[in-house]
Context: one part of a larger RNA
Molecule: small-subunit ribosomal RNA, 3' major domain
Organism: uncultured bacterium
RNA sequence: UGACGGGGGCCCGCACAAGCGGUGGAGUAUGUGGUUUAAUUCGAAGCAACGCGAAGAACCUUACCAGGCCUUGACAUCCCUUGCGAAGGUGUAGAGAUACACUGGAGGUUAACAAGGUGACAGGUGGUGCAUGGUUGUCGUCAGCUCGUGUCGUGAGAUGUUGGGUUAAGUCCCGCAACGAGCGCAACCCUUGUUUUCAGUUACUAAUAGUAAGAUGAGGACUCUGGAGAGACUGCCGGUGAUAAACCGGAGGAAGGUGGGGAUGACGUCAAAUCAUCAUGCCCCUUAUGGCCUGGGCUACACACGUACUACAAUGGCGUAUACAACGUGCAGCGACACCGUGAGGUGAAGCGAAUCACUUAAAGUACGUCUCAGUUCGGAUUGAAGUCUGCAACCCGACUUCAUGAAGUUGGAAUCGCUAGUAAUCGCGGAUCAGCAUGCCGCGGUGAAUACGUUCUCGGGCCUUGUACA
Numbered sequence: 001u002g003a004c005g006g007g008g009g010c011c012c013g014c015a016c017a018a019g020c021g022g023u024g025g026a027g028u029a030u031g032u033g034g035u036u037u038a039a040u041u042c043g044a045a046g047c048a049a050c051g052c053g054a055a056g057a058a059c060c061u062u063a064c065c066a067g068g069c070c071u072u073g074a075c076a077u078c079c080c081u082u083g084c085g086a087a088g089g090u091g092u093a094g095a096g097a098u099a100c101a102c103u104g105g106a107g108g109u110u111a112a113c114a115a116g117g118u119g120a121c122a123g124g125u126g127g128u129g130c131a132u133g134g135u136u137g138u139c140g141u142c143a144g145c146u147c148g149u150g151u152c153g154u155g156a157g158a159u160g161u162u163g164g165g166u167u168a169a170g171u172c173c174c175g176c177a178a179c180g181a182g183c184g185c186a187a188c189c190c191u192u193g194u195u196u197u198c199a200g201u202u203a204c205u206a207a208u209a210g211u212a213a214g215a216u217g218a219g220g221a222c223u224c225u226g227g228a229g230a231g232a233c234u235g236c237c238g239g240u241g242a243u244a245a246a247c248c249g250g251a252g253g254a255a256g257g258u259g260g261g262g263a264u265g266a267c268g269u270c271a272a273a274u275c276a277u278c279a280u281g282c283c284c285c286u287u288a289u290g291g292c293c294u295g296g297g298c299u300a301c302a303c304a305c306g307u308a309c310u311a312c313a314a315u316g317g318c319g320u321a322u323a324c325a326a327c328g329u330g331c332a333g334c335g336a337c338a339c340c341g342u343g344a345g346g347u348g349a350a351g352c353g354a355a356u357c358a359c360u361u362a363a364a365g366u367a368c369g370u371c372u373c374a375g376u377u378c379g380g381a382u383u384g385a386a387g388u389c390u391g392c393a394a395c396c397c398g399a400c401u402u403c404a405u406g407a408a409g410u411u412g413g414a415a416u417c418g419c420u421a422g423u424a425a426u427c428g429c430g431g432a433u434c435a436g437c438a439u440g441c442c443g444c445g446g447u448g449a450a451u452a453c454g455u456u457c458u459c460g461g462g463c464c465u466u467g468u469a470c471a
Base pairs, nucleotide, nucleotide: 001471002470003468004467005466007465008464009463010462011461012460013459015455016454019419020418021417022416023415026310027309028308029307030306031305032304033303034301035300042053043052064296065295066294067293068292069291070290073121077120078119079117080116081115082114083113084107088103089102090101091100092099093098123285124284126283127282128281132279133278134274135273136272137270139268144183145182146181147180148179149178150159151158152157163174164173165172189262190261191260192259194230195229196228197227198226199225200224204219205218208217209216233256236250237249238248239247240246312412316371317370318369319368320367321366322365328359329358330357333352334351337348338347339346340345378409383404384403385402386401387400388399389398425447426446427445428444429443430442431441
């Protein structure tokens, strides 16, 4: 100087408390451990691994296993020989890779093309993240981390950065052997909330003409869209304070003291993660640890754990009728509408590269009816049968539909998690990936709470101080 203390003081955080809803019990989905297996590819491991890499394993992917094949190789450069004949198509054999035959005619005419050969080499998702770059997680969006000059100390170092107030903040003020500065904080950026102005098509419709309909004429008011501005600064008033910084209350205002949300992550810590995104040193394989193919596996199942979904019902289930969104996406696409089918869907097909057309009926809600507390008209697992769609192909191993079946489950032990407002809870919708496949992920809007006395205690963190057998 740090680190540590079941030392002290001050302060903060959904840290506790006050509340609301869960997890832990059931079934299923998914990930992991374990076990099994020819293989169940590899990585991730307290918080910070476990719906994680994977924004989507039937083949492919695919790295794993079995079998069948290739050896200058699927891919690159160079050298030698020959001059032919590539891709594609058809046929035969084969599980296919491949082999042969026919067709085809790109490119080339001492060669820029093709075949063969020789070796230099190619190739490796083989090892080492404890050799590395790059990227990322975490403490933590915590308020800290440092430097120059000066001063003090023999020196390591100290001072500044401590102290008195204050703040979300090393934020600001005052004081002070310090005076300044840098990286962080804040602001600048995006979005949302109010308004002015400009511009009105595909959006809008008050007046006017008109209609089944903002269809059409028309309008530039309103909504909305998209540009450019305004607006919030403790600016104003009162009080407290040291006459400071600031804090408390008030006015005006759409908004008030950082208005809400996002992006933004200092010096560093964990030899944290990644050699399987990529790059790369060294080591290793080279008729195989490389390459091609078919089939299988990653989907196994006594069990254990994590994360979710659906429930156990009446604030509910079912039936009929009916209202109101936002974000987005669409040409190998979205597909209205009509007809067929109980339905998944099928047939025909308009429009739309989209503020124009479509996905697109939002659902919870509301109105009426029914069920009357039961393992039920709750719950939907499982299983049987029949189908639909995608795709060479749904046996291993897809999703969905209809009929039948109708399991566990009656609110969950010890323990444990999230959340402070348009939040929790609850309801549906869209997108990426994608032929097909979503209870996951990323977004969007609808309805919309309760509670916070307080900081004694638990956990984590910041500052000062004290002790130390630690560095």